[in-house]
Context: one part of a larger RNA
RNA sequence: CUGGGCGUACAGGGUGUGUAGGCGGUUUGGUAAGCCUUCUGUUAAAGCUUCGGGCCAACCCGGAAAGCGCAGAGGGUACUGCCAGGCUAGAGGGUGGGAGAGGAGCGCGCAAUUCCCGGUGUAGCGGUGAAAUGCGUAGAGAUCGGGAGGAAGGCCGGUGGCGAAGGCGGCGCUCUGGAACAUACCUGACGCUGAGACACGAAAGCGAGGGGAGCAAACAGGAUUAGAUACCCUGGUAGUCCACGCCCUAAACUAUGGAUACUAAGUGUCGGCGGGUUACCGCCGGUGCCGCAGCUAACGCAUUAAGUAUCCCGCCUGGGAAGUACGGCCGCAAGGUUGAAACUC
Numbered sequence: 001c002u003g004g005g006c007g008u009a010c011a012g013g014g015u016g017u018g019u020a021g022g023c024g025g026u027u028u029g030g031u032a033a034g035c036c037u038u039c040u041g042u043u044a045a046a047g048c049u050u051c052g053g054g055c056c057a058a059c060c061c062g063g064a065a066a067g068c069g070c071a072g073a074g075g076g077u078a079c080u081g082c083c084a085g086g087c088u089a090g091a092g093g094g095u096g097g098g099a100g101a102g103g104a105g106c107g108c109g110c111a112a113u114u115c116c117c118g119g120u121g122u123a124g125c126g127g128u129g130a131a132a133u134g135c136g137u138a139g140a141g142a143u144c145g146g147g148a149g150g151a152a153g154g155c156c157g158g159u160g161g162c163g164a165a166g167g168c169g170g171c172g173c174u175c176u177g178g179a180a181c182a183u184a185c186c187u188g189a190c191g192c193u194g195a196g197a198c199a200c201g202a203a204a205g206c207g208a209g210g211g212g213a214g215c216a217a218a219c220a221g222g223a224u225u226a227g228a229u230a231c232c233c234u235g236g237u238a239g240u241c242c243a244c245g246c247c248c249u250a251a252a253c254u255a256u257g258g259a260u261a262c263u264a265a266g267u268g269u270c271g272g273c274g275g276g277u278u279a280c281c282g283c284c285g286g287u288g289c290c291g292c293a294g295c296u297a298a299c300g301c302a303u304u305a306a307g308u309a310u311c312c313c314g315c316c317u318g319g320g321a322a323g324u325a326c327g328g329c330c331g332c333a334a335g336g337u338u339g340a341a342a343c344u345c
Stems, first nucleotide, its partner, number of pairs: 003317004007299002012313001014200004021193003025087007033080002035076008049064006090190001091187003094183003102176007114148007124135002161168002205246003209242002214240002219235004257312006266289010294301002318345003327338004
């Protein structure tokens, strides 16, 4: 290499757009490159197979046959390719009425916490298993009125919706992406996948600027304890928030790559459409549960497959050393990515 695999044992890339490449619907004609067939040449000798010989065997001698492959010639045309023409079931577009926390910007609003000012009012408040640190007679906590500011979005809210993934939830406006359904008007295979590449990518973290209510790594104090660099308590700074630029990781999980086709039923729900006797029924697309056949080591999966098949990509190949070292690339750094070996069991 071949092979066998990748939900949980090793193994699906975090996600998408897409280059090269690989693969590709239906029909007609052509071509004959692949493909099939025949012949010719070549395919050194030895060897293998076979026939004969050396009185047997090894061994040796002579003959025959076979021979992957390569080249040339003739023939075949189902399939693949190529060329030309056609088709509409794939794909895309048009038209129509709807759904949605899809994305970006701007603006608006209130419940609560905190802080500030003022009123009432007096000795406690807070916190815990119990306490203490802490706050309070310089008037706290409680309560009423006023103000400031930041963050988050109660109920609705749902195995509900949207998005490629990360993710997205108050209200309004502007800009904007995608999907589903109905129609069957247009194009006519324009498709699938996708090494590189490019883009996006939670949280934490980084740079420089703003902001800072609450929360809160670090830190300080109080407790607990044999100790307590913790769990509990009182404080509290980065950070959390905004704008810009980086970082590029994750149990980035459905631990399940994408596409297409096919393969029992039952039951909820979301969007659209059709029918309707207004009870409901049917179709398409999502999202759940359950469950045949089949699959699976089992668990389980089961039209949202882990079933039956085809195409393309990624990845695995005993445990540790190790996602380490070295080198390359990237990064401001933190580090990321690619990624061994000795040795050992």
The part of an RNA shown here (small-subunit ribosomal RNA, central domain) has 345 nucleotides and comes from a metagenome. Model confidence (mean pLDDT): 89 of 100. The RNAcentral record of the full RNA draws on SILVA.